[in-house]
RNA sequence: CUCUUAUCGAGAGCGGCGGAGGGACUGGCCCGAUGAAGCCCGGCAACCCCCAGAAAAGAAUUUAUCUGGUUGGUGCUAAUUCCUGAAAGACCAGGUCUUUCAAGAUGAGAG
Repeated sequence: CUCUUAUCGAGAGCGGCGGAGGGACUGGCCCGAUGAAGCCCGGCAACCCCCAGAAAAGAAUUUAUCUGGUUGGUGCUAAUUCCUGAAAGACCAGGUCUUUCAAGAUGAGAG
């Protein structure tokens, strides 16, 4: 980097450094010197590893699922992935709402 798969309406500092941008992209709409991005500390708890328990199959080992713990590996730490982008449906003056898909983010596995 590519493919597969699961999740994405919850949660998380009035800290230090830093100095002007950021929210992936489009169009919007927002955040920002009452200090942006980034780094450190703190915090949150989605996945994986590990531990314990539950129930199902089973001779046992074990397998997939659920609950709790640990916080080791990542991750995250404004707004539903901030909304939107393609399609369908409902209501229907404009437009609004719902669903699916695409795109994106994160974890795990494979190449």